[in-house]
This is a predicted structure of a 74-nucleotide RNA (transfer RNA) from a Saprospiraceae bacterium.
Lineage of the source: Bacteria > Bacteroidota > Saprospiria > Saprospirales > Saprospiraceae.
The RNAcentral record of the sequence draws on ENA.
Rfam family: tRNA. Rfam's curators write: Transfer RNA (tRNA) molecules are approximately 80 nucleotides in length.
Its mean pLDDT, the model's own confidence on a scale to 100, is 80.

């Protein structure tokens, strides 16, 4: 120096070939259940989809730089 992959909730992770409400599991908080916690069950909450642009009616999802991580080559 060159190439690849990855980034979406507090963690770990889905999101088909773009479509109008971005979800799932744990956690957290409320509650019920207990004499009580645990587990369990039920409900809420919780997001600039890593950043700037850029195509498009319309981007989480394409295009481009950039940042941060991880493999590879050399």
């Nucleotide at each position: 120096g060159g190439g690849c992959c990855c980034a979406u909730a507090g963690c770990u992770c889905a999101g088909a070939c773009g479509g109008u409400u971005a979800g799932a599991g744990c956690a957290c908080u409320u509650g019920a259940c207990u004499c009580a916690u645990a587990a369990u069950c039920a409900a809420u909450a919780g997001g600039u989809c890593c950043c700037u642009g850029g195509u498009u009616c319309g981007a989480u999802c394409c295009c481009a730089g950039g940042u941060g991580g991880g493999c590879c080559c050399a």